[in-house]
Background:
The prediction has a mean pLDDT of 83. This is a predicted structure of a 1382-nucleotide RNA (small-subunit ribosomal RNA) from an uncultured Campylobacterota bacterium. Its Rfam family is "Bacterial small subunit ribosomal RNA".

RNA sequence: AGUCGAACGAGAACGGGUGACAGAUUCCUUCGGGAUGACGUCACUGUCAGCUAAGUGGCGCACGGGUGAGUAAUGUAUAGGUAACAUGCCCUUCGGAGGGGGAUAACGGCUGGAAACGGCCGCUAAUACCCCAUACUCCUUUACGACACAAGUCGUAUCGGGAAACGGUUUAUUCCGCCGAGGGAUUGGCCUGUAUCGUAUCAGCUAGUUGGUGGGGUAACGGCUCACCAAGGCUAUGACGCGUAGCUGGUCUGAGAGGAUGAUCAGCCACACUGGAACUGAGACACGGUCCAGACUCCUACGGGAGGCAGCAGUGGGGAAUAUUGCACAAUGGGGGAAACCCUGAUGCAGCAACGCCGCGUGGAGGACGACGCAUUUCGGUGUGUAAACUCCUUUUCUGUCGAAAGAUAAUGACGGUAUGACAGGAAUAAGCACCGGCUAACUCCGUGCCAGCAGCCGCGGUAAUACGGAGGGUGCAAGCGUUACUCGGAAUCACUGGGCGUAAAGGACGCGUAGGCGGCUUCGUAAGUCAGGUGUGAAAGCCCACGGCUCAACCGUGGAACUGCACUUGAAACUGCGAGGCUAGAGUCUGGGAGAGGCAGAUGGAAUUGGUGGUGUAGGGGUAAAAUCCGUAGAGAUCACCAGGAAUACCGAUGGCGAAGGCGAUCUGCUGGAACAGUACUGACGCUGAGGCGUGAAAGCGUGGGGAGCAAACAGGAUUAGAUACCCUGGUAGUCCACGCCCUAAACGAUGAAUGCUAGUCGUUGGGAUGCUUGUCAUCCCAGUGAUGCAGCUAACGCAAUAAGCAUUCCGCCUGGGGAGUACGGUCGCAAGAUUAAAACUCAAAGGAAUUGACGGGGGCCCGCACAAGCGGUGGAGCAUGUGGUUUAAUUCGAUGCAACGCGAAGAACCUUACCUGCCCUUGACAUCCUCGGAAUUUUUCAGAGAUGAGAAAGUGCCUUCGGGAACCGAGUGACAGGUGCUGCAUGGCUGUCGUCAGCUCGUGUCGUGAGAUGUUGGGUUAAGUCCCGUAACGAGCGCAACCCCUAUCCCUAUUUGCCAGCACGUAAAGGUGGGAACUUUAGGGAGACUGCCGGUGAUAAACCGGAGGAAGGUGGGGAUGACGUCAAGUCAUCAUGGCCCUUAUGGGCAGGGCUACACACGUGCUACAAUGGCCGGUACAGAGGGUUGCGAAGCUGCGAGGUGGAGCCAAUCCCAGAAAACCGGUCGUAGUCCGGAUCGGAGUCUGCAACUCGACUCCGUGAAGUCGGAAUCGCUAGUAAUCGCGAAUCAGAAUGUCGCGGUGAAUACGUUCCCGGGCCUUGUACACACCGCCCGUCACACCAUGGGAGUUGGCUGCACCAGAAGUAGAUUGCCUGACC
Repeated sequence: AGUCGAACGAGAACGGGUGACAGAUUCCUUCGGGAUGACGUCACUGUCAGCUAAGUGGCGCACGGGUGAGUAAUGUAUAGGUAACAUGCCCUUCGGAGGGGGAUAACGGCUGGAAACGGCCGCUAAUACCCCAUACUCCUUUACGACACAAGUCGUAUCGGGAAACGGUUUAUUCCGCCGAGGGAUUGGCCUGUAUCGUAUCAGCUAGUUGGUGGGGUAACGGCUCACCAAGGCUAUGACGCGUAGCUGGUCUGAGAGGAUGAUCAGCCACACUGGAACUGAGACACGGUCCAGACUCCUACGGGAGGCAGCAGUGGGGAAUAUUGCACAAUGGGGGAAACCCUGAUGCAGCAACGCCGCGUGGAGGACGACGCAUUUCGGUGUGUAAACUCCUUUUCUGUCGAAAGAUAAUGACGGUAUGACAGGAAUAAGCACCGGCUAACUCCGUGCCAGCAGCCGCGGUAAUACGGAGGGUGCAAGCGUUACUCGGAAUCACUGGGCGUAAAGGACGCGUAGGCGGCUUCGUAAGUCAGGUGUGAAAGCCCACGGCUCAACCGUGGAACUGCACUUGAAACUGCGAGGCUAGAGUCUGGGAGAGGCAGAUGGAAUUGGUGGUGUAGGGGUAAAAUCCGUAGAGAUCACCAGGAAUACCGAUGGCGAAGGCGAUCUGCUGGAACAGUACUGACGCUGAGGCGUGAAAGCGUGGGGAGCAAACAGGAUUAGAUACCCUGGUAGUCCACGCCCUAAACGAUGAAUGCUAGUCGUUGGGAUGCUUGUCAUCCCAGUGAUGCAGCUAACGCAAUAAGCAUUCCGCCUGGGGAGUACGGUCGCAAGAUUAAAACUCAAAGGAAUUGACGGGGGCCCGCACAAGCGGUGGAGCAUGUGGUUUAAUUCGAUGCAACGCGAAGAACCUUACCUGCCCUUGACAUCCUCGGAAUUUUUCAGAGAUGAGAAAGUGCCUUCGGGAACCGAGUGACAGGUGCUGCAUGGCUGUCGUCAGCUCGUGUCGUGAGAUGUUGGGUUAAGUCCCGUAACGAGCGCAACCCCUAUCCCUAUUUGCCAGCACGUAAAGGUGGGAACUUUAGGGAGACUGCCGGUGAUAAACCGGAGGAAGGUGGGGAUGACGUCAAGUCAUCAUGGCCCUUAUGGGCAGGGCUACACACGUGCUACAAUGGCCGGUACAGAGGGUUGCGAAGCUGCGAGGUGGAGCCAAUCCCAGAAAACCGGUCGUAGUCCGGAUCGGAGUCUGCAACUCGACUCCGUGAAGUCGGAAUCGCUAGUAAUCGCGAAUCAGAAUGUCGCGGUGAAUACGUUCCCGGGCCUUGUACACACCGCCCGUCACACCAUGGGAGUUGGCUGCACCAGAAGUAGAUUGCCUGACC
């Protein structure tokens, strides 16, 4: 994908030549004509040259180019075979080309059809076709011979058979062609060995199947095909089936071994719309050929036709995504041709895409204690940052102009005016992306507020986010940077190199044994494995090395190495294998005497339970934590005797025995298996393990038939309980027992497969044996079993440790995150129950082991505490007070909320306080600093107003001074700022509560442990105590305990006023009143004293405890202060301080009034009571500790009283508050809602205070409520305590039943630690660590994800049987056709 006219006929056009016709123009002319002869026309052209659509004929179209659907082997890779084959064109050799013949397309005529495409008649050529002749080493028949194991091969002779184009071209003998045969080269066909994905939930497959004989067929071997015969062939080393897939050189990764992959380049294969088929040809069952069928698209006159981009561009569609309908045959290569040449989307180039690799640039030098801007800030600064600006310089790149290749060995250059060069210009044209919590290099601000969002893993975000978003800065890469997807690596996380299986996943339930794997000592042989040498091959490219070419590099070229493989060949013989022989240490046989719940069968006992019969006997028995159901007056239970029946076998009995495991337990008998020991002899590796297979296999369960005392699922009843389908009780059926047959599983466990060898010990026990003597109930030793402890070693640790989990070898089984799930489906087994084999979707970021520290336990041990118990008194019931919740309100300000909020902040809300509400006002502000101006400050006063405030009036004019002014104060103005009891106590400091005044909490060094950690701090005692003693791989130390401090109890010394008064004196009605005293009391300074010091006992000769003496006090004398490491995100931003946020004519400030005091109710804490241990009346005693000048306030007078008046005294051991009360004495009341109780209410007052209405306390008169000792529950207290009685103080103008103190009177009880609560130490379990208020399971409800079911519907693959059956090939038949030949 055409080309060839140098195979052929034919054709028209254009030339050339020759001839003829016609004749423009020009020249000459004697004007008659002659010459010239363009543009034309016709004819011829064998002596000319080209061209050609269509056709005949030849070669090519089987190459090149594309794609990977199919294919698990008809493929590929590698090594071979073909004596079983072919090969056009090409090379070479030998020989040949003689004689004839008949057609046919094109073409012409007629004609059909819309078209595609034809039909009939007629003509014609060839290198088209046919016949005859000749022909070798060709084919074929037959015969003989040779070689060979054979299939067969070769040689000789022979019957028969088979060729061709005197073609084309040329000036020429040339050249190109044709035919037969041999050889070569090239290219193919076929065959064989080895290698080549997953799945066994695919285990059996196969009838042309396997082989033979014969025929056919092919280029050729062959069941390739056919007839007949035989019954074979393949398979656990995986047949058959299913799924997936082109294979390789190579590529990516990896240290390698491997793993993944098969784009580009190269080799092979397969395919060409889907399926089938042949034709032609050397070659095809043919990408751009034919026929048929099908789907699709198009044309149509509806009759019928046309087509195949997985060629290059291009279009549509699909998709996250992949380019130009370019230039050229100049080079390389291919086809045709003699050649010129033509064709060539092969190819060479260009275009598009940072898609990849490589190289280069985006400027260089100088330039500030450092501009602006931006960011940040502790407001000083710091960072960006020499960065910029600015100065000087350079020109890779860029732009412009000019020149210009190699690629070509003569012509020919698409690329291309390209690579590249010169000159000129000018820093010019040129920086992004990701990241900045850790991994992982790089940090701040703002915004946001579990929102928006981020995220590879861990995880970030709930108001101070280095994690989100933005910004500044930084880090890393850089014309790229990130993301996503995939592969390998890390992953020793499938482990050959190179893992494991006691408890993390993992040893088969146990044995016997087949295949297989592995196997003792020794000799000889062999050479399969093994080792060494050689030969061939292992395509090229790639990788690697060296050298070279593009300025370098990427890239390319040349050479080498390598290709670890396969085949052939020559050797070696140690090891393995194989063959032959020998040996005895493994294994087995024999003999002997012992041990044993080893197995099977039979027989026989005794105890006990139950039932039956009979006797005695009477009211209960039985059962439980307690009961009841149940049995019993119809005689139980109890007891005695006898009988029946079934099951199990006390004691012995023991980390004792036996068995492969399951398992085996009275005695005797029979049969029988195995092991151990000792002995000598024999066999001579006979062995080990063991996929499949076979057998055994507890309990429960199933089938058939027995048996059935006790026990006992199910079931029934009684209890328990919220319920109780349970635990407990009373009954009770299967079953348990026997025989036979199934089932085949268990925490079938030593959670530890079997076998062999080796590797310190010690102490038991069972069986057998040896030796010894002192002959024993002996000792020592050996072998085999079974235990304890322990070294080395191993182990994550726990632990194992000759019975290994140590060190090695062999073989088998099994594991690979958790859940889904040992489930579904399929297969196999089973009567069934079910067993066995055994997934996936989906889902999670864990699940798990061992150990550690805590915490916890309705675990254990020891101990303590008003923790319980023993007591006393309360609360809870009443009324009131007070706080809280709730409700209400304009507001009822806020906080505190189990113990550890609730008479709490508040040691005191009428105004103030006050933070709340309403209303009226102020805006540099009530307060601080700075600036400017004015005025001294200050005091008195009038009016308006609720007041804040506003408007006036008057007085006053000071201090310092360098005379400018300044200081303090007041007023006005401006802006910086003030102010906030606004929010966050989960941003904080400080302070506090609580566990808890509990005895604990830690550290250094050492030691142990891989480590977390441990030890110390545990243990034995003891204590209030981690207090002390002893022991001890610990030795010491710190914070806590205790002590040191204060008060109190005794004594001494000193001191002596305001206190005291014994003695002396004075004195009073009385009185420390006075002198005086310093003894006593007291006061307040200093000392003493108490330390288990002494004695006895106990204890360990300790610490200590018990008892005693002495002493005021005795074992911490009593009380206080003192609160370890820490816990509770405990409390407090409203004491104070403070980060951040928020408000700024208000969330700030001022004022008046109101509220915090409300009131159906609930709770906490208190007071007063309910009475006679009392109330009331009268009388009479005794404290302590405090306070007092804005104060306490006496006497006196006055009032019933609160109080008033008064003012002495007192700055306090002096005076005052200030009469203490209970108690005691006397009287009265007589058990009642009272002579109890006092709420509530009415009236009248007092006091404080600007002011008692909301909203004070007190007094007097009157009124006289509930309440008669308090349900469940709950609190305090162990001695000067509880209980009870009063007194004082702080706060405070006034206002306690609260709080903090003070004294008076003054008990009861504690057996004891079982229980409740809290705590300490040790130990144990843990699936908890936010730590039991933990964790966690299931149903249900709703939503969603994945999967399944579902009336059905549908696609793909496939088995068997059958209907119909195109094209085509072969054969048969010969209706039809037939020129050359017969």
RNAcentral holds the sequence, with entries from ENA and SILVA.